[in-house]
C1' cells in the first nucleotide's frame, strides 16, 4: 500500500463427520479479505452438557453460569510476500 508482480487465504450454500450446543474438520464453492497468517492476553458476542436455584411426584419447564466457542467483531502481542506514491 500500486488498476504493479509473483502469489495466498477462503463467506454463504451444499454433502460426510465431531459436539448437549455454540461452533468446528474434511469435500464443494468464492463473500470478500494486505495479514481473511498465528495466539484466547484485555473487551465484545454466541452458546448452557455439567452445576446452582426456582417450579414439579417424575420427565419436562424457566432462570444464572463458561471450565465451551467466535481471531473473517474489536484491541493486543508473535510472525510475514513485493517495494511504486
Nucleotide at each position: 500500500g500500486a488498476c504493479a508482480a509473483g502469489g495466498g487465504c477462503a463467506a454463504a450454500u451444499c454433502c460426510g463427520g465431531u459436539g448437549a450446543a455454540a461452533a468446528c474438520c474434511g469435500g464443494u464453492g468464492a463473500c470478500g479479505c494486505a495479514a481473511a497468517g498465528c495466539c484466547a492476553u484485555g473487551g465484545a458476542u454466541c452458546u448452557a452438557c455439567a452445576g446452582c436455584c426456582g417450579c414439579a411426584g417424575a420427565c419436562a419447564c424457566g432462570g444464572c453460569c463458561a471450565a465451551g466457542a467466535u481471531c473473517g467483531c474489536c484491541a493486543g502481542g508473535c510472525u510475514u510476500c513485493c517495494g511504486a506514491a